Glycine riboswitch aptamer, 99 nucleotides, folded computationally. Its mean pLDDT, the model's own confidence on a scale to 100, is 78. It matches the Rfam family "Glycine riboswitch aptamer". Gene Ontology term of the family: glycine biosynthetic process. A reference for the family is Babina et al. (2017), "In Vivo Behavior of the Tandem Glycine Riboswitch in Bacillus subtilis", MBio. It was read from a public genome assembly, where an Rfam model found it.
RNA sequence: ACGAUCUGGAGAGAGGCGCCUGAAACAAGGCGUCCACCGAAGGGGAACGCCGCGGGCCUGAGCCGGCGGACGAAGCUCUCAGGUACCGUGACAGAUGGG
Numbered sequence: 001a002c003g004a005u006c007u008g009g010a011g012a013g014a015g016g017c018g019c020c021u022g023a024a025a026c027a028a029g030g031c032g033u034c035c036a037c038c039g040a041a042g043g044g045g046a047a048c049g050c051c052g053c054g055g056g057c058c059u060g061a062g063c064c065g066g067c068g069g070a071c072g073a074a075g076c077u078c079u080c081a082g083g084u085a086c087c088g089u090g091a092c093a094g095a096u097g098g099g
Base pairs, nucleotide, nucleotide: 002098004096005095006094007093008092013035015034016033017032018031019030020029021028036084037083038082042080043078044077045076050069051068052067053066055064056063057062
C1' cells in the first nucleotide's frame, strides 16, 4: 500500500398510479411503472504539464496561441449505477490493532 474494529459523517418526494403479501379494512413490507430531485458506495469525462507538426510576434534570450498524439487528477463535472422519513448506505476524518 492494503485490510479489521469503534466513533463522527451531508444531500435530495414518508411522491403519483397499479399489483402482491397481510386479517375484511387500515398501517407496514415487497414488486412494477411514471414524473421530480441528490451526489459522498462504485463508475465515466478531462485541465495543467509532455511529445510531434506548422503559424504569428520579437534586436536577442525568448513569447503567444492553433492542430494532433500518449499518459492522465479532484470535495470539479456527468448522473450509468446508487440514493431521496426512520433504519440503512455513505466519500472522507479520528482512534486502536494487524500488515